[in-house]
Context: one part of a larger RNA
RNA sequence: AGCCAACGGUGGAUGCCUUGGCGCCUGAAGCCGAUGAAGGACGUGGGUGGCUGCGAUAAGCCACGGGGAGCUGCCUACCAAGCUUUGAUCCGUGGAUGUCCGAAUGGGGAAACCCACCGCAGCUUGACUGCGGUACUCCGGCCUGAACACAUAGGGCCGGUAGAGGGAACCGGGGGAAUUGAAACAUCUCAGUACCCCGAGGAAAGGAAAGCAACAGCGACUCCCUGAGUAGCGGCGAGCGAAACGGGAAUCAGCCUAAACCGUGCCGGUGUGACAGCCUGGUGGCGUUGCCGGUACGGGGUCGUGGGACCGAGUAGGAGAGGCACCAGACUCUCCACGGAGUUACAAAGCUGCUACCUAGCAGAAGCGUUUUGGAACGUCGCACCGCAGAGGGUAAGAGUCCCGUAUGCGAAAGGUAUGCAGCCUCCGUCUUGACACCCGAGUAGCACCGGAACCGUGAAAGUCGGUGUGAAUCUGCGAAGACCACUUCGUAAGGCUAAGUACUAACAGGCGACCGAUAGUGAACUAGUACCGUGAGGGAAAGGUGAAAAGCACCCCGGGAGGGGAGUGAAAUAGUACCUGAAACCGUUGGUUUACAAACAGUCAAAGCGUAGUCCGCACUUCUGUGCGGGCCGCAAUGGCGUGCCUUUUGAAGAAUGAGCCAGCGAGUUACCGUACGUGGCAAGGUUAAGUCGUGAGACGGAGCCGGAGCGAAAGCGAGUCUGAAUAGGGCAUUCAGUCGCGCGCGGUAGACCCGAAGCCGAGUGAUCUAUCCAUGGGCAGGCUGAAGCGGGGGUAAGACCCCGUGGAGGGCCGAACCCACCCUGGUUGAAAACAGGGGGGAUGACCUGUGGAUAGGGGUGAAAGGCCAAGCAAACUCGGUGAUAGCUGGUUCUCCCCGAAAUGCAUUUAGGUGCAGCGUCGGACGUUCAGCAUCGGAGGUAGAGCACUGGAUGGGCUAGGGGGCCUACAAGCUUACUGACCCCAACCAAACUCCGAAUGCCGAUGCUCCAGAAUGCGGCAGUGAGACCACGGGGGAUGAGCUUCGUUGGUCGAAAGGGAAACAGCCCAGAUCGCCGGCUAAGGCCCCAAAUUCUGUACUAAGUGGUAAACGAUGUGGGAUUGCACAGACAGCCAGGAGGUUGGCUUAGAAGCAGCCACCCUUGAAAGAGUGCGUAAUAGCUCACUGGUCGAGUGAUCCUGCGCGGACAAUGUAACGGGGCUCAAGUACAGAGCCGAAGCCGCGGACUUCAGCGAAAGCUGGAGUGGUAGGGGAGCGUCGGGUCAGCAGUGAAGCGGGGGUGGAAACCGUCGUGGAGCGGGCGCGAGUGAGAAUGCUGGCAUGAGUAGCGAGAGAGGGGUGAGAAACCCCUCCGCCGAAAGCCCAAGGGUUCCUGGGGAAGGCUAAUCCUCCCAGGGUGAGUCGGGAGCUAAGGCGAGGCCGAAAGGCGUAGUCGAUGCACAACAGGUUGAUAUUCCUGUACCGCCGUGUCCGCGCCAAUCCCAAGUCGAGGUACUAAGGGGCUGCCUUCGGGCGAACCGACAAACUCGAGGCGGGCAGCGAAGGCAGGACGCAGGAGGGUAGGUGAUCCCAGGCGUUGGUUGUCCUGGGGCAAGCGUGUAGGGAGAGGACCAGGCAAAUCCGGGCCUCAUUAAUCCUGAGACGUGAUACCGAGCCGUUAUAGGCGAAGUCACUGAUCCCAUGCUGCCGAGAAAAGUGUCGUCGUUAGUUGACACGGCGCCCGUACCCCAAACCAACUCAGGUGGGCGGGUAGAGAAUACCAAGGCGAUC
Repeated sequence: AGCCAACGGUGGAUGCCUUGGCGCCUGAAGCCGAUGAAGGACGUGGGUGGCUGCGAUAAGCCACGGGGAGCUGCCUACCAAGCUUUGAUCCGUGGAUGUCCGAAUGGGGAAACCCACCGCAGCUUGACUGCGGUACUCCGGCCUGAACACAUAGGGCCGGUAGAGGGAACCGGGGGAAUUGAAACAUCUCAGUACCCCGAGGAAAGGAAAGCAACAGCGACUCCCUGAGUAGCGGCGAGCGAAACGGGAAUCAGCCUAAACCGUGCCGGUGUGACAGCCUGGUGGCGUUGCCGGUACGGGGUCGUGGGACCGAGUAGGAGAGGCACCAGACUCUCCACGGAGUUACAAAGCUGCUACCUAGCAGAAGCGUUUUGGAACGUCGCACCGCAGAGGGUAAGAGUCCCGUAUGCGAAAGGUAUGCAGCCUCCGUCUUGACACCCGAGUAGCACCGGAACCGUGAAAGUCGGUGUGAAUCUGCGAAGACCACUUCGUAAGGCUAAGUACUAACAGGCGACCGAUAGUGAACUAGUACCGUGAGGGAAAGGUGAAAAGCACCCCGGGAGGGGAGUGAAAUAGUACCUGAAACCGUUGGUUUACAAACAGUCAAAGCGUAGUCCGCACUUCUGUGCGGGCCGCAAUGGCGUGCCUUUUGAAGAAUGAGCCAGCGAGUUACCGUACGUGGCAAGGUUAAGUCGUGAGACGGAGCCGGAGCGAAAGCGAGUCUGAAUAGGGCAUUCAGUCGCGCGCGGUAGACCCGAAGCCGAGUGAUCUAUCCAUGGGCAGGCUGAAGCGGGGGUAAGACCCCGUGGAGGGCCGAACCCACCCUGGUUGAAAACAGGGGGGAUGACCUGUGGAUAGGGGUGAAAGGCCAAGCAAACUCGGUGAUAGCUGGUUCUCCCCGAAAUGCAUUUAGGUGCAGCGUCGGACGUUCAGCAUCGGAGGUAGAGCACUGGAUGGGCUAGGGGGCCUACAAGCUUACUGACCCCAACCAAACUCCGAAUGCCGAUGCUCCAGAAUGCGGCAGUGAGACCACGGGGGAUGAGCUUCGUUGGUCGAAAGGGAAACAGCCCAGAUCGCCGGCUAAGGCCCCAAAUUCUGUACUAAGUGGUAAACGAUGUGGGAUUGCACAGACAGCCAGGAGGUUGGCUUAGAAGCAGCCACCCUUGAAAGAGUGCGUAAUAGCUCACUGGUCGAGUGAUCCUGCGCGGACAAUGUAACGGGGCUCAAGUACAGAGCCGAAGCCGCGGACUUCAGCGAAAGCUGGAGUGGUAGGGGAGCGUCGGGUCAGCAGUGAAGCGGGGGUGGAAACCGUCGUGGAGCGGGCGCGAGUGAGAAUGCUGGCAUGAGUAGCGAGAGAGGGGUGAGAAACCCCUCCGCCGAAAGCCCAAGGGUUCCUGGGGAAGGCUAAUCCUCCCAGGGUGAGUCGGGAGCUAAGGCGAGGCCGAAAGGCGUAGUCGAUGCACAACAGGUUGAUAUUCCUGUACCGCCGUGUCCGCGCCAAUCCCAAGUCGAGGUACUAAGGGGCUGCCUUCGGGCGAACCGACAAACUCGAGGCGGGCAGCGAAGGCAGGACGCAGGAGGGUAGGUGAUCCCAGGCGUUGGUUGUCCUGGGGCAAGCGUGUAGGGAGAGGACCAGGCAAAUCCGGGCCUCAUUAAUCCUGAGACGUGAUACCGAGCCGUUAUAGGCGAAGUCACUGAUCCCAUGCUGCCGAGAAAAGUGUCGUCGUUAGUUGACACGGCGCCCGUACCCCAAACCAACUCAGGUGGGCGGGUAGAGAAUACCAAGGCGAUC
């Protein structure tokens, strides 16, 4: 370490349970709200966290009713305090109260908050409290009232139970998708669906025929059934789809107007001869009465066999009254009677009573037992009882008789309902006929065009609705009957109302369920729409059980605790609050056994050995109960044989192709309707009802309708026939055969349709806290460098230009921090970080960066443009919905057995991995050998082969025409040719698209035989398959490659087939597994060992381990066969010898002598010897060979065919190309032979099942044949859950869970022991959320990796303390780090984290005594700080208004809105925690009151002005008139005519008079000013701060030599306010006038006048100084001993010096740089008798924030996260510096 067993832990399945759900039914009910809803916030209890209730009268108050003994709600105890028979708590009805928000309504607003005004009341007279009112729109009334006279618009006031907002579904209307389907897609479909919006109600809508129909009729509307998937519509595709008739529901319901006509009022017109009028006649009288038109009201009138008006005629009771008068008549009105009707329409208020019901309740029968078991009786037993009650629940287990209830009966002070009844009450009441032609709904009907909706998609398209245009008629009219016309018929439009039947169910009550039972059922049985996530819309969990009763473990022990051990309770504690049962994974403990040279699908078969609780057998002993021994069962198991998981997908998976870490639970062919087939049942030429009605129910009724009974035809139509056709022919289809209604099952259709799965499309919303751009308002940028324009000076010029010096300080200038960015490298990459760190880098006065508030929104925004960004993912955000989109695609799809059993082919396909039809399977019934095989006979045929006769191809030779070359040649001709070459001949060939020929096999037909078979054939139900693979054969492609591809109606196997063989090996060889057997025979293949069977027999071969890979080619390997040389006259080989001469042949050459090369290659000697076969030399030489002789003595060469071998022969871990060992006369090879082994084949024995046949009533028996199997078809069963019924079991122990045992062919079942502690089996039939191993399934639990990675920047050490325990807590001492920060203070954000005491389970990356953790208690103090009570910006909202299908958009007046404007407090001290807030001291602001004073007023007295009038004066201008020039004209007479003169009346002055007015102050939302603004730059004056000091003060004098010294150490402060008004900056002052400033103005503005102009004056203005301050602070000293204070010196000078102040200044520049209020002033409308100002005193001063963190452990980043986050302060030395380095104050040592 494995296996087994026992016992535990963990975990929470299973069983049982149910407080909660789900579904349905019935009843009742069906709107709530300005009398403030729905829904909330905050409160409310003596102690109170949540829920519930309630509302400052706050788990409640009052009254009435019920009820009758306890009560103060639940989690939830406890303590405290109370109430109650004088009736509490509790229940019902009615009432009171009812904070704040919310339509929200006084105004505002970031909901639950802030800020008001008016009136009243109170007493505490206020700076108070309480109460009430104050929105908008509409309607009504009244008042007022523009442009514009009346009027209207507008405004104001009053009144309104008017509207506003909410509500689950249902209803009407306005808008209106897309996915999808059409196998694409556009008309079409989905669908008028989803969704948005408006409106209404308990219902809504519709509704009383300009209807439907069809020659007959019906008679409002709505709803159901049917008609009918019909008629129709439709890319005539997919699909969509009526209506009438008919049957039903509702005791069902019909009415009112407009017009004609009459009357009255008003308005307008017209109008008298009173000849029109006043009911008629007569007489009189009156009279703008009349007439016409309009309008309002009343009467009248309401219909289609047309009606009404008007006129005439006819027709019904009583009484009374009326008109201008009288008489007569007629008419009208009122009352009574009669009749009718009525509160939902038709007119309208209702009231009362009765009855019924609702909202609390009451009564309500009957059992006991010392039977027994048990903790407990409700069980058992025994004996009883009730029942109009035996529904249900509870009580310590099954309770009619114990409790609550149940059947039944009864009950309401109050409120409610009734579409019930009655009464009161209220309203109404002529009809007929004739004539006449007055009326009968107008921008309407109709028509045209364009659309919508209807079954109707523009169609022949009627009818209906809308838009635009045009535009009638009045009953002799008009509309309709599916274009249109005629006839006929039906109706009467253009006004309105109307109950019931119908739809729905949020809420209430009751009931039911073959619904769920905690992964189920609602998301939610429990603190659930909670926790948690998200900016938001939105998303959204987990989590039940002690026990009968807490009797919830007193006490003891161990331990800091947690926890445990005893004891005790209890029936039980392994029921101990981590609690019923308590499975599995997983983790252990103990025992048995195995394992240390051995490999692996983990099993199975065999098996030695060891063990042995129990049990069985045998033996022995024995105390009679056991013990011992042996054996079996049993556990482990050495060793051996065989053996590549499961699923899926595939031609093919152990596959290194998919899926699964393991276990448990959940997890997929269902339901509705329709069709069809089969089974089964009822009835049957018939079968059957639907809606509905009745009934408690069972059921009955209901015949509308449907199917069948007759077909044929396009139809008319005809009919056992009919159609076609000229036909009586022929042919097609019928005529024969029973249906129909249920139930079950197979399959299909429509629906999500077996389950899970997209990317996407569309709708409505939510988002600009990230980011992009823009708008408004604020803020930031150390320091250094350069030196533009301009200006000044100088030079220069005619003047310039130009040059130089200085000044100056420009710049998308330069260097470089903060800040912003992100170019490079490295690290990081399960990070410290979902983009960072380190080191470098770029910009850094600008197109710069940044805070706060705001704007733009999804086919949209924004974009210096990258398809970038729009909340960590954007070529179209996110959320919810349509939605279960669709998915010809992938995956998954759950118990068993039995029978059969495919396909991977053809045709077609926007088709190729899909589908349709056919093929192949199965089941049923039909047929009955029709099938197949074999034999024989008869046929058709053009393949293999072969051939070359055709068509083509093609080689050699012969012959040679023709052509070319050469020769010859004047031409012609000729000769020749190793050139070319047709025909022909010979020889040898080739062909899928050649055939003079031509098989085998196959095919067709016939006959016979065999066979009775899951043969064939046709019909019907249901499929699957339509990816195939290899092998053999025949072909094509390819390279006569491929484990390649393709074809074959060729075959086989695999697929879907196991077994044996081929070492292993789907497709090869053998062979087809029903099951069992320790029987036999064989196949392929084998027989030396592994390893069953021969070391078998015989003959050869091989030497290569060939066998046990391979070619061309090569070789004197070897066996066999054949042919041919040489050879005893001596071959072949070896050895000995010769191998010579001419001659060095000639040429060539430097040389060439046999042997560089060329030519020739003779002759001689001889046995033989080349003008030389090789080696060799410079050339010779030399050595050889051929050839010859000798020696030797028998074979020796060559060639061909063939068996077996050899070389050719190189790859990666290691032999590795026989499976291995190993094998050589074989264990190789060839031939021949004998035997054996060998499979799931065959046989034998036994069993099961299927099917056929026979027998049998059946059960069954006998016989034959069979039983591999994927997709698939068919059949039969098992189990689970629930229900019915019958009979049962159970505390003497149900279910569940664990372990043995047994049974069955399987799924499974039974019994027993243990656990468990309350329910559960069986039979028969019924119904399903009915069976799990896989879906990268879902949920939970537990493993593995693994005691592994990691523990997140930076320094700690020692001592002491506390404590059970200390590296980390506290204290001390050193040491170290930051120090433009890692210090301090704000804003945002957070929301108690702050402080104190206590704690240590969890959180803290370790520990913890500690904490930002947990518990308890405490803590935030403001007239002046920030915000509101002040203002406005961007922008938002927005009365009226404009626009828009709706929703809504824009916007005026207004009203909000800071990031801006305005605005009054400073210093010190103090707490554990707050301070500009408390305290001390010193101030300031606003308001109120009182007092004093000054000023101005009122009153009184004065005063002033002053209209008209009068009087006086009085001047200019001017009229009449005069005048008449230097003028003009002239008829010369004159005329005209300027200047000038010229009165009155005005103006003006004075006076009278006095209508009247004025003279304080305050004063609007009005006028005006002001507030009020950019950027850059530089200089100056100051201050903060700093430094120094020989000056001042305090302390010190050294324990190491010196140190009383110019020694050392430390210190050397103080605000607002008030006073003064400096450096500096800015401004002229006064006066009168005026058409401007929408009115007015003394103000502003404008010009004018005067004065002044280096000044004065005024405004502004830091700082300084004084005061504030004899205070406070202050080094130090004294004291306290863990707290507490007291005393208190000096408090100067010099230098330096800001980015701060003067300064919103000044200068320069161009890009020309908010608004409003506060404030000043003016004075209008007004308002007043007091009032402005100064001073003093007294008083008052509201609401909110205020703790703490704030570059961070408290914010944003999921974290105690190396990141991000706006502003202020910012010391020293060195330095230009805020760089950098080191220090101070201060803070840290960063959780292993």
This is a predicted structure of a 1792-nucleotide part of an RNA (large-subunit ribosomal RNA, half A) from a Verrucomicrobiia bacterium. The organism belongs to Verrucomicrobiia, within Bacteria. Rfam family: Bacterial large subunit ribosomal RNA. Rfam links the family to the GO terms ribosome and structural constituent of ribosome. Model confidence (mean pLDDT): 82 of 100.